[in-house]
RNA sequence: GAGUUUGAUCAUGGCUCAGAACGUACGCUGGCGGCACGCCUAACACAUGCAAGUCGAACGAAGUAGCAAUACUUAGUGGCAAACGGGUGAGUAUAAUGUGGGAAUCUGCCCUUUGGUUUGGAAUAACACGAGGAAACUUGUGCUAAUACCGGAUAAGCCUUCACAGGGAAAGCUUUACGCGCCAAAGGAUGAGUCCGCACUUGAUUAGCUAGUUGGUAAGGUAAAGGCUUACCAAGGCUACGAUCAAUAGCUGAUCUGAGAGGAUGAUCAGCCACAUUGGGACUGAGACACGGCCCAAACUCCUACGGGAGGCAGCAGUGGGGAAUCUUGCACAAUGGGGGAAACCCUGAUGCAGCGAUGCCGCGUGAGUGAAGAAGGCCCUUGGGUUGUAAAGCUCUUUCGUCGGGGAAGAAAAUGACUGUACCCGAAUAAGAAGGUCCGGCUAACUUCGUGCCAGCAGCCGCGGUAAUACGAAGGGACCUAGCGUAGUUCGGAAUUACUGGGCUUAAAGAGCUCGUAGGUGGUUAGAAAAGUUAGUGGUGAAAUCCCAAGGCUUAACCUUGGAACUGCCACUAAAACUUUUUAACUAGAGUGUGAUAGAGGUAAGCGGAAUUUCUAGUGUAGAGGUGAAAUUCGUAGAUAUUAGAAAGAACACCAAUUGCGAAGGCAGCUUUCUGGAUCAUUACUGACACUGAGGAGCGAAAGCAUGGGUAGCGAAGAGGAUUAGAUACCCUCGUAGUCCAUGCCGUAAACGAUGUGUGCUAGACGUUGGAAAUUUAUUUUUCAGUGUCGCAGCAAAAGCGUUAAGCACCCCGCCUGGGGAGUACGACCGCAAGGCUAAAACUCAAAGGAAUUGACGGGGACCCGCACAAGCGGUGGAACAUGUGGUUUAAUUCGAUGCAACGCGAAGAACCUUACCUGGGCUUGACAUGUUCAUGAAAGCUCUGUGAAAGCAGAGCCCUCUGCGAGCUUGCUCAAAGACGUGAUCACAGGUGAUGCAUGGCUGUCGUCAGCUCGUGUCGUGAGAUGUUGGGUUAAGUCCCGCAACGAGCGCAACCCCUUUCCUUAGUUGCCAGCACAUUAUGGUGGGGACUCUAAGGAUACUGCCUGGGAUAACCAGGAGAAAGGUGGGGAUGAUGUCAAGUCAGUAUGUCCCUUAUGUCCAGGGCUACACACGUGUUACAAUGGCUAGUACAAAGGGUUGCCAACCCGCGAGGGGGAGCCAAUCCCAAAAAACUAGCCCCAGUUCAGAUUGGAGUCUGCAACUCGACUCCAUGAAGGAGGAAUCGCUAGUAAUCGUGGAUCAGCACGCCACGGUGAAUACGUUCCCGGGUCUUGUACACACCGCCCGUCACGCCAUGGAAGUCAGCAGUACCCAAAGCAGGUCGCCUAACCUUCGGGAGGGAGCCUUUUAAGGUAAGGCUGGUAACUGGGGCGAAGUCGUAACAAGGUAGCC
Repeated sequence: GAGUUUGAUCAUGGCUCAGAACGUACGCUGGCGGCACGCCUAACACAUGCAAGUCGAACGAAGUAGCAAUACUUAGUGGCAAACGGGUGAGUAUAAUGUGGGAAUCUGCCCUUUGGUUUGGAAUAACACGAGGAAACUUGUGCUAAUACCGGAUAAGCCUUCACAGGGAAAGCUUUACGCGCCAAAGGAUGAGUCCGCACUUGAUUAGCUAGUUGGUAAGGUAAAGGCUUACCAAGGCUACGAUCAAUAGCUGAUCUGAGAGGAUGAUCAGCCACAUUGGGACUGAGACACGGCCCAAACUCCUACGGGAGGCAGCAGUGGGGAAUCUUGCACAAUGGGGGAAACCCUGAUGCAGCGAUGCCGCGUGAGUGAAGAAGGCCCUUGGGUUGUAAAGCUCUUUCGUCGGGGAAGAAAAUGACUGUACCCGAAUAAGAAGGUCCGGCUAACUUCGUGCCAGCAGCCGCGGUAAUACGAAGGGACCUAGCGUAGUUCGGAAUUACUGGGCUUAAAGAGCUCGUAGGUGGUUAGAAAAGUUAGUGGUGAAAUCCCAAGGCUUAACCUUGGAACUGCCACUAAAACUUUUUAACUAGAGUGUGAUAGAGGUAAGCGGAAUUUCUAGUGUAGAGGUGAAAUUCGUAGAUAUUAGAAAGAACACCAAUUGCGAAGGCAGCUUUCUGGAUCAUUACUGACACUGAGGAGCGAAAGCAUGGGUAGCGAAGAGGAUUAGAUACCCUCGUAGUCCAUGCCGUAAACGAUGUGUGCUAGACGUUGGAAAUUUAUUUUUCAGUGUCGCAGCAAAAGCGUUAAGCACCCCGCCUGGGGAGUACGACCGCAAGGCUAAAACUCAAAGGAAUUGACGGGGACCCGCACAAGCGGUGGAACAUGUGGUUUAAUUCGAUGCAACGCGAAGAACCUUACCUGGGCUUGACAUGUUCAUGAAAGCUCUGUGAAAGCAGAGCCCUCUGCGAGCUUGCUCAAAGACGUGAUCACAGGUGAUGCAUGGCUGUCGUCAGCUCGUGUCGUGAGAUGUUGGGUUAAGUCCCGCAACGAGCGCAACCCCUUUCCUUAGUUGCCAGCACAUUAUGGUGGGGACUCUAAGGAUACUGCCUGGGAUAACCAGGAGAAAGGUGGGGAUGAUGUCAAGUCAGUAUGUCCCUUAUGUCCAGGGCUACACACGUGUUACAAUGGCUAGUACAAAGGGUUGCCAACCCGCGAGGGGGAGCCAAUCCCAAAAAACUAGCCCCAGUUCAGAUUGGAGUCUGCAACUCGACUCCAUGAAGGAGGAAUCGCUAGUAAUCGUGGAUCAGCACGCCACGGUGAAUACGUUCCCGGGUCUUGUACACACCGCCCGUCACGCCAUGGAAGUCAGCAGUACCCAAAGCAGGUCGCCUAACCUUCGGGAGGGAGCCUUUUAAGGUAAGGCUGGUAACUGGGGCGAAGUCGUAACAAGGUAGCC
């Protein structure tokens, strides 16, 4: 820096990624070289070889060679070395390490200096001869040497001591040299020991530890100070600045990372430490308590003759084992270094090299140029092409690396080269031998096709996959890195995500409930002194390497060398004196005291008061009372409730009362009194920094709760009953125990909140209010101090907001936070009588959880408005029968679709066949239909017939003698005939599909809704999402208009423009009309004629709140009026904004993809779509008298008509038949309009209502009316007497009622579409239901309440707590036993050097004893871990169960 919480936003906050690094590992791949590095695990066990020897110039002896002199070799004695070098990191939180100081020390070999180097003695190994033993080895006797051992002498230095005095050395060898040694002493160098300051991991769920402990004296001991050790004395010492304990760990230079500060690490290299199978111990030595030495104990391994012995790879190789994982049983001492030696030289798994390993870093290569027919192949494709791609091939060139041949260094100072015929150089041949890995949804560079179909799989986070996957798998293409590339792990970074640099705490995690106060931290003014902090300078140190800079060396680089800088640190010295500090002396502004006033529900104890409630007593009085949404439980005729009087009890204190007051907080309220705390103001007398904060600590601390004893009126957990409810362990009601009250003692927590720690200073104001004080102009005044509120500037804040009472600007101190859940839980400790409190984790799990604000949506939130939404009315549906559609059921099939409103007389404007898509059966296969290729054929084609069959089809016969004609032939009207058209047959491409997906689509449509909304540009506001505009006041049918306004404008919608209708005018006048004129008629515009009227159909006019009155803001507009055919969008229609519903339709058509291809295609016959216990929707007809029937008489509009409408007339009761005029239509026909009106009958009945059903007889259409048409006539005459809950339509020419026409159509209409006739009632109004709009409010919703979401239970998995026990480890305590060893002691035993008086002594040794002590044992506890029947909660899990607690007033506000 990015991704990820959201619809979007800002901020908080976690998770994740991009970077660098690695002693790495794994997967795929692998050409060369240089330089590095290579058991991080089992400090597990180790076969085999090697890793420390050397000296004959210390010594004797033996052997070999030699004639000898002599030379050489070696076991042993002796010397030096073996304490270095090499390995490892177990232990160790300090006896380490780093750094800087110190004094009480030692130091072989080395250097310098001084002085010596004399005289004697006694042994012993080797060896010889024996003995024991399996071996290892041991042992007896005897011989022998020394630079081995021991005396004496000497002592310049030296040691001891106050002094006198005393004490102690030596070694020789030989090549004869300026030789190598030896002794004493001094100094140096080097190395080592030791002390001190500072630094040095985590845990307080480890708070006290310590008896040699702390100090002193004395002694011992050590190389050396010292409780290092012992005796005595004292009682100290360490610790909150973290002792002790537990866990972890070698430390450092440095390494990695980072801008730095830091963080993490401590491989290789270097310094120090520690260790050497485990534990203990000393010896030798200059140096060890000793990796390749010794003793003992333990475990393990090996040998054994069973008696006893041997061993220690954390040296180099190597083996087994463990593990994700780490090399050769190599060469050489040539170089560098080490040991020994005089030296030659010997030894050296140190080291130098080589080998193995892409483990890392660095370098090089796998070719270069040219090359378009843009080859072939692959992939994609819209089939045109694109891409791979100058890539390849081809042509030209080069040869690094590698290969072959030849030459050939440096490393070496005189010789000596493991590496090594190496590095390097020359020559030759050939593009020849040499490229992969990962990724391609975003982060993050890179995209298509196919396969798959929530499968297989991917995934670092977000997340992909449910049939069009750039996310899985493959391919093509591309991106990145490259002898590597990815993955896994770890560290730092990003992460300002522990914040010193550099964070926070009102609401996101986070201020302790409050106060007092200890330690600590911080601290007013002036002056002096000191110089701890501070600052400056100088000196020392800060190892080398590393890092950085420069130069140089390997062809370059990595790497290496040289020089410089740096190492930010520590120590010492000098100087300064501003600030902090210390100290001295003062001051008064902080703080406190005094004095005078003031306010107050501040606290405590006692007393008193009235109202109310309840109970009791008595009276009056009678049937109810009480309670609720409605009731009931309950009380009451044994007298309630109500009312009057009286009494008792307990608790709480109306009005005053407030945004008031007081208190540290909790909290405090009737009145009076007692005792008492604090505050404020005024004064400026006193003290003189006495202050602030405050870890631990102490005190106070609502309610509930606990203990003891009282008290108990009301209220009231638990409990009981009544209701409510699906249930109701609740909400409501009636009772009611603890409790609430008092005293005393506990508890110690609250949303203990201002969710805001305390203190101090500074930074505009305005308006209230409480308590004081002052001034004056005495007022509704001004000023000031201390409180308490509201608004607000600057500033702050993520925003909301805060704002002198800060959440502003600063300082001091304390507390607290670091993702959500698990969890304020478990365990442990402490407190508590208990309840519980306090302190306080982890495993595991998620990618979020949370804050503020925004836009929507929603609310059993609010306000306003509208709509046949309710209301007011009229008529219906729901009941009956039938029609029709749907569900269901049935069926071989009952084809398919539509399914809340917005499916259900819907697609379907018309299923007997057809339609038809369904079922059964029978057929066909280039196909019923289209285009093309190739071939064959022809009588082009076509027509008729036969058999079979249900038909389709299959099989066959016949008729028809025949298309055009480039050209050729000739008998010039015939024949042949290329090619073409057409047909048939075959073949290949293909046709075909009402098969799937409306959740892949186009188009069209429904719906909210003809609701008034939906947006944009610029500007402004806001960090932003967004807001403003569009909100507000009015008004409207309307976001319609007016006014106002940080908005100004605009667009799609509204309205208007369009059509019909209503009035008038103009024009025109046939088929329409007929007033006037005329003619003819039984009658009729029938005729002449006319345009006046109706009408027809073209064009115009009219209506605009234009005028008046009133209201209103003088506006918009509203109400009324005039005029007008019409009045306030006149009525109706067309017209449907942005969007919503993955709404509907792949079966209207189109269309992607998938599927079928002798079948899911196509043809045919029959059946089905018409079924029928049932349920629903939509209708028709009715139930009758506002009616039915009979007869008569009127008045329409709009349509249709040649495959047609069909007149007159005749027949039939009728459907209809016959008949045939007219009409392609303002001409003719359908055509009768019906309700209405007039007259008559019926008389309230299942009827003269109603017409279902059924029987019979018919008509028409049509190949065909059985399944399954319509109609007619005769007969039959069902249910139905106005329809429960519920529900629908309609506001005027509307409802209701009456008929008419049309589309479809052979026929079939109660449906649909259209037309006119008659023609109402009601609307107070907006409380309520439904839908919608605007504003506002709440929200944990955004798939948007059909939302979200909680808990128990059931099931599976996971980690974890408790638990009778059980197993193991760790450290310590006490005791027992006690190896080896050091020290001490020692009767007796043994004993070469010295002394001796020769007896012995001194000294020594073995043995034994004592102290100490490892391992071992015993005991009681502690700590830690594992495991466990059973048990507790927790987390996660797909669509389980029960309820609905929370989010809206969440339906009882929620929460602590």
This is a predicted structure of a 1456-nucleotide RNA (small-subunit ribosomal RNA) from an uncultured bacterium. RNAcentral holds the sequence, with entries from ENA and SILVA. The coordinates come from a structure-prediction model, not an experiment, and the mean pLDDT is 85. Rfam family: Bacterial small subunit ribosomal RNA. Gene Ontology terms of the family: ribosome and structural constituent of ribosome.